Guanidine-I riboswitch aptamer from Sporobacter termitidis DSM 10068, 104 nucleotides, folded computationally. The same sequence occurs in records of 2 taxa. The source organism's lineage runs through Bacteria, Bacillati, Bacillota, Clostridia and Sporobacter termitidis. Its Rfam family is "Guanidine-I riboswitch aptamer". From the family's description: This family represents a conserved RNA structure found upstream of the ykkC and yxkD genes in Bacillus subtilis and related genes in other bacteria. The model forms 100% of the base pairs in the Rfam consensus.
[in-house]
C1' cells in the first nucleotide's frame, strides 16, 4: 500500500438477558384449608414472547461466467485471528461502533 458486491433480504440456530406471560419463594388479604388474589423478590428459573451473528446454517434475490429457445438453464459466489471501551431497547449478548484498533 492492497479488500472490490469480501452483495442484500428472509427464516432458523449458537448465544443473550428479564419488559410481558409462565414458574418458584416471601408477605398480606379475604375465605377456610393440600386452593384464590395482590404486592415484592428471584434468570444461580433449561420454558413462551423478546434481542440475535462479517468471521453460524438454509433459502430467495442479486452479481460473474457459459449455453441457447433472449429470458430461461447450468456453474460459481472464496477467505476471514481479534481485544478493551462505549451505545441501544426492560436488559444483555457472538447485536451496533466493527471485516474497527491491533495481530498475521
Nucleotide at each position: 500500500u492492497a479488500u472490490u458486491c469480501a452483495g442484500u433480504u428472509u427464516u432458523a440456530u449458537a448465544g443473550g438477558g428479564u419488559u410481558c406471560c409462565g414458574c418458584a419463594g416471601u408477605u398480606u388479604a379475604a375465605u377456610g384449608u393440600u386452593g384464590u388474589a395482590a404486592a415484592c423478590u428471584g434468570g444461580u428459573c433449561a420454558g413462551g414472547u423478546c434481542c440475535g451473528a462479517g468471521a453460524u446454517a438454509a433459502a430467495a434475490c442479486g452479481c460473474a461466467c457459459a449455453g441457447c429457445u433472449u429470458g430461461c438453464u447450468g456453474u460459481g459466489u472464496u477467505c476471514a485471528c481479534g481485544g478493551a471501551a462505549g451505545g441501544a431497547c426492560a436488559a444483555a449478548a457472538g447485536c451496533c461502533u466493527g471485516g474497527g484498533a491491533g495481530a498475521u